[in-house]
RNA sequence: AGGGUCGGCCAGGCGAUCGCGUCACCGCAAGGUGCCGAGGAACGUCCGGGCUCCAAAGAGCAGGAUGGUGGGUAACGCCCACCCGGAGUAAUCCGCGAGAAAGUGCCACAGAAAAUAGACCGCCCGCAAGGGUAAGGGUGAAACGGUGGGGUAAGAGCCCACCAGCGACCGGGGUGACCCGGUCGGCUCGGUAAACCUCGUCCGGAGCAAGACCAGACAGAUGCCAUUGACGUUGCUCGCCGAGGCAUCGGGUAGGUUGCUAGAACUUCGCGGCAACGUGAAGUCGAGAUAGAUGAUCGUCCACGACAGAACCCGGCGUAUCGGCCGACCCCUCGU
Numbered sequence: 001a002g003g004g005u006c007g008g009c010c011a012g013g014c015g016a017u018c019g020c021g022u023c024a025c026c027g028c029a030a031g032g033u034g035c036c037g038a039g040g041a042a043c044g045u046c047c048g049g050g051c052u053c054c055a056a057a058g059a060g061c062a063g064g065a066u067g068g069u070g071g072g073u074a075a076c077g078c079c080c081a082c083c084c085g086g087a088g089u090a091a092u093c094c095g096c097g098a099g100a101a102a103g104u105g106c107c108a109c110a111g112a113a114a115a116u117a118g119a120c121c122g123c124c125c126g127c128a129a130g131g132g133u134a135a136g137g138g139u140g141a142a143a144c145g146g147u148g149g150g151g152u153a154a155g156a157g158c159c160c161a162c163c164a165g166c167g168a169c170c171g172g173g174g175u176g177a178c179c180c181g182g183u184c185g186g187c188u189c190g191g192u193a194a195a196c197c198u199c200g201u202c203c204g205g206a207g208c209a210a211g212a213c214c215a216g217a218c219a220g221a222u223g224c225c226a227u228u229g230a231c232g233u234u235g236c237u238c239g240c241c242g243a244g245g246c247a248u249c250g251g252g253u254a255g256g257u258u259g260c261u262a263g264a265a266c267u268u269c270g271c272g273g274c275a276a277c278g279u280g281a282a283g284u285c286g287a288g289a290u291a292g293a294u295g296a297u298c299g300u301c302c303a304c305g306a307c308a309g310a311a312c313c314c315g316g317c318g319u320a321u322c323g324g325c326c327g328a329c330c331c332c333u334c335g336u
Stems, first nucleotide, its partner, number of pairs: 002331009012301007020037002023034004039307001043318002046316005051207004063203005068082005083097001084095004098198002103196002105192003120137002122133004145163006164188002166185008211258004220249006232241001265284008302305001
């Protein structure tokens, strides 16, 4: 200098004028003044939690989600570190990563054969009938270990050596997934679980139009239970209390207040940890509407401005995004 990988950040700046919303202050009022006023994704609503109400003995069944190991977290399907497999020269990236020897199913076309049943051509024995064989041919996404030697009628793990895999045992390392080494067994019966299924773990339902309060409006009817005690009272029983209780249909209202924004919050520094993260100190307050505010115009500068906007609140994931900045690392080439 060229090419590449990963992580993070910014999201036009400044000034003027007009306008909008909450709050505070002033004002009898009209109104005025002042502070603050969207995002990295506020988005999709795909996961997880807080909060609220309802339900609910415990446990199980069904159903759903999840799936290497260890850790983080309020929790997660998220994050971090590692393991294994795959891609890449590398930095690094990807994995929908439990079980196929519990059982059942499926494996197009081609092919003799798609999995326990076997042979189309070929090879061998035999006059033939028939038998032996799986080395060679060919098919396929996938074909019953590979190479060499022995052996044989021809062959074959039939036997042997080495290699690959599987299993058992032993030694070592690691919290663990797993890794390294050794001995033995010819053990070499395919794949598919995003097919049913099996195993481990987790899961009650509905949502701020939740829920609470105030004001206002309205019309009751029917059924069941109950003073022989219902309901309250949550699985069963006993006792006390004592007058209503439950369901369905019908009718009314849809105004206000609250929930409501100070929080698993943010910033800086220190400490622990490889990291995710935890923890301590100091500091900061940064929208809260209810038909729903955050916009427009002008000037100026530049790199000429994208995607998009709160509606109970957080943690994630996913998706959209003009232009640019910073940091770390890798490959290649050159110079010193």
Predicted 3D model of a 336-nucleotide RNA (Bacterial RNase P class A) from a Microbacteriaceae bacterium. The source organism's lineage runs through Bacteria, Bacillati, Actinomycetota, Actinomycetes and Microbacteriaceae. The RNAcentral record of the sequence draws on ENA. It is recorded under the gene name rnpB.